[in-house]
RNA sequence: UAAAGAAAAACGCUGAAUCCAUACAGAGCGGGGGACCCAUGAUUUUGUGUAUGUAAUACUUGGGGUGAAUCCUUUUUUGAGGUAGGGCUACUCUUAUGGCCCGAAUCCGACAGCUAACUCCGUAAGCGUAGUGAGAGGGAAA
Repeated sequence: UAAAGAAAAACGCUGAAUCCAUACAGAGCGGGGGACCCAUGAUUUUGUGUAUGUAAUACUUGGGGUGAAUCCUUUUUUGAGGUAGGGCUACUCUUAUGGCCCGAAUCCGACAGCUAACUCCGUAAGCGUAGUGAGAGGGAAA
RNA backbone atom coordinates (compact mmCIF):
# COMPACT_ATOMS: atom_id res chain seq x y z
C1' U A 1 0.00 0.00 0.00
C1' A A 2 -3.63 -3.63 -1.34
C1' A A 3 -7.06 -7.62 -0.33
C1' A A 4 -10.02 -10.50 2.99
C1' G A 5 -12.31 -11.23 7.77
C1' A A 6 -14.27 -9.76 12.79
C1' A A 7 -16.29 -6.14 16.41
C1' A A 8 -18.40 -1.35 17.86
C1' A A 9 -20.49 3.28 16.63
C1' A A 10 -22.37 6.44 12.94
C1' C A 11 -24.73 6.51 8.38
C1' G A 12 -27.54 4.18 4.62
C1' C A 13 -31.01 0.25 2.19
C1' U A 14 -35.55 -3.40 1.56
C1' G A 15 -40.08 -3.18 4.50
C1' A A 16 -46.11 -0.45 7.36
C1' A A 17 -42.66 -2.02 11.02
C1' U A 18 -41.02 4.34 13.86
C1' C A 19 -41.59 7.62 18.20
C1' C A 20 -42.98 7.71 23.22
C1' A A 21 -43.79 5.51 27.88
C1' U A 22 -42.19 1.85 31.51
C1' A A 23 -48.48 3.03 36.16
C1' C A 24 -52.28 2.92 32.67
C1' A A 25 -50.92 3.07 28.09
C1' G A 26 -50.53 5.96 23.72
C1' A A 27 -49.07 8.79 18.91
C1' G A 28 -47.81 7.80 13.89
C1' C A 29 -47.78 4.37 9.90
C1' G A 30 -49.92 -0.22 7.74
C1' G A 31 -53.63 -4.28 6.92
C1' G A 32 -58.45 -7.19 7.36
C1' G A 33 -63.77 -7.61 8.26
C1' G A 34 -68.19 -4.69 7.67
C1' A A 35 -74.56 -1.12 4.98
C1' C A 36 -77.62 1.75 1.52
C1' C A 37 -76.22 2.72 -3.63
C1' C A 38 -73.49 0.39 -7.41
C1' A A 39 -71.48 -4.14 -9.34
C1' U A 40 -71.87 -9.47 -9.81
C1' G A 41 -74.98 -13.63 -9.80
C1' A A 42 -79.38 -16.53 -9.27
C1' U A 43 -84.71 -18.67 -9.52
C1' U A 44 -84.80 -26.07 -12.35
C1' U A 45 -80.59 -29.28 -11.30
C1' U A 46 -75.67 -29.40 -9.54
C1' G A 47 -72.50 -26.99 -6.30
C1' U A 48 -64.51 -30.76 -2.72
C1' G A 49 -63.38 -34.87 0.55
C1' U A 50 -63.40 -37.45 5.79
C1' A A 51 -66.13 -38.23 10.57
C1' U A 52 -70.75 -36.75 12.86
C1' G A 53 -75.83 -35.87 11.37
C1' U A 54 -77.14 -31.01 15.49
C1' A A 55 -73.75 -28.27 16.18
C1' A A 56 -68.87 -28.37 16.15
C1' U A 57 -63.88 -30.11 14.83
C1' A A 58 -59.93 -31.31 11.36
C1' C A 59 -57.85 -31.18 6.37
C1' U A 60 -56.86 -28.44 1.62
C1' U A 61 -57.74 -29.48 -4.09
C1' G A 62 -62.36 -24.53 -4.67
C1' G A 63 -62.21 -19.48 -3.19
C1' G A 64 -59.92 -15.34 -0.67
C1' G A 65 -55.87 -12.15 2.05
C1' U A 66 -50.68 -9.85 2.87
C1' G A 67 -46.74 -8.94 -0.80
C1' A A 68 -43.42 -6.08 -6.55
C1' A A 69 -43.28 -11.33 -6.63
C1' U A 70 -47.68 -12.76 -11.99
C1' C A 71 -47.43 -15.55 -16.34
C1' C A 72 -44.99 -18.47 -20.40
C1' U A 73 -41.52 -22.16 -22.36
C1' U A 74 -38.44 -26.17 -21.30
C1' U A 75 -36.35 -30.09 -18.26
C1' U A 76 -34.81 -36.36 -15.15
C1' U A 77 -39.97 -33.52 -10.42
C1' U A 78 -35.90 -30.81 -7.62
C1' G A 79 -33.05 -27.46 -12.76
C1' A A 80 -32.91 -23.65 -16.62
C1' G A 81 -34.50 -19.47 -19.76
C1' G A 82 -37.72 -15.46 -20.14
C1' U A 83 -41.64 -12.17 -18.28
C1' A A 84 -45.90 -8.60 -15.91
C1' G A 85 -44.14 -6.05 -11.95
C1' G A 86 -40.52 -4.13 -8.07
C1' G A 87 -35.71 -2.13 -5.80
C1' C A 88 -30.67 0.15 -5.29
C1' U A 89 -26.98 3.18 -7.56
C1' A A 90 -25.77 8.72 -0.53
C1' C A 91 -29.15 16.02 0.02
C1' U A 92 -34.53 15.77 -2.18
C1' C A 93 -37.62 15.77 -6.60
C1' U A 94 -38.21 15.46 -12.10
C1' U A 95 -35.90 13.65 -16.43
C1' A A 96 -32.26 11.11 -19.77
C1' U A 97 -28.81 7.27 -20.04
C1' G A 98 -25.69 3.16 -17.92
C1' G A 99 -24.64 -0.65 -14.03
C1' C A 100 -26.23 -4.24 -10.25
C1' C A 101 -30.37 -7.05 -8.24
C1' C A 102 -35.53 -9.25 -6.81
C1' G A 103 -39.37 -11.49 -9.53
C1' A A 104 -40.26 -15.15 -2.87
C1' A A 105 -42.83 -16.75 0.98
C1' U A 106 -46.94 -17.25 3.85
C1' C A 107 -51.92 -16.78 6.10
C1' C A 108 -57.54 -17.86 6.31
C1' G A 109 -60.13 -22.67 6.29
C1' A A 110 -65.57 -23.77 2.36
C1' C A 111 -65.88 -18.31 3.62
C1' A A 112 -65.48 -12.64 2.70
C1' G A 113 -67.19 -7.59 -4.18
C1' C A 114 -67.26 -2.13 -3.12
C1' U A 115 -68.58 -0.20 1.57
C1' A A 116 -70.20 5.03 6.08
C1' A A 117 -70.80 3.95 11.17
C1' C A 118 -68.59 0.14 13.71
C1' U A 119 -64.94 -3.64 14.60
C1' C A 120 -60.32 -6.72 14.62
C1' C A 121 -55.07 -6.99 13.84
C1' G A 122 -49.46 -5.72 12.76
C1' U A 123 -45.62 -2.37 14.23
C1' A A 124 -41.10 -7.77 12.30
C1' A A 125 -37.08 -9.65 9.91
C1' G A 126 -32.81 -9.05 6.99
C1' C A 127 -28.79 -6.41 4.80
C1' G A 128 -24.16 -2.76 3.14
C1' U A 129 -24.80 0.91 -2.60
C1' A A 130 -20.62 4.84 -3.52
C1' G A 131 -22.13 5.86 -12.34
C1' U A 132 -22.89 10.10 -15.47
C1' G A 133 -25.69 14.46 -17.77
C1' A A 134 -29.64 18.34 -17.39
C1' G A 135 -33.33 21.24 -14.54
C1' A A 136 -35.69 22.93 -9.90
C1' G A 137 -35.35 23.27 -4.69
C1' G A 138 -32.83 22.74 -0.05
C1' G A 139 -28.66 22.37 3.48
C1' A A 140 -23.58 23.37 5.32
C1' A A 141 -19.03 26.16 5.55
C1' A A 142 -16.17 30.55 4.65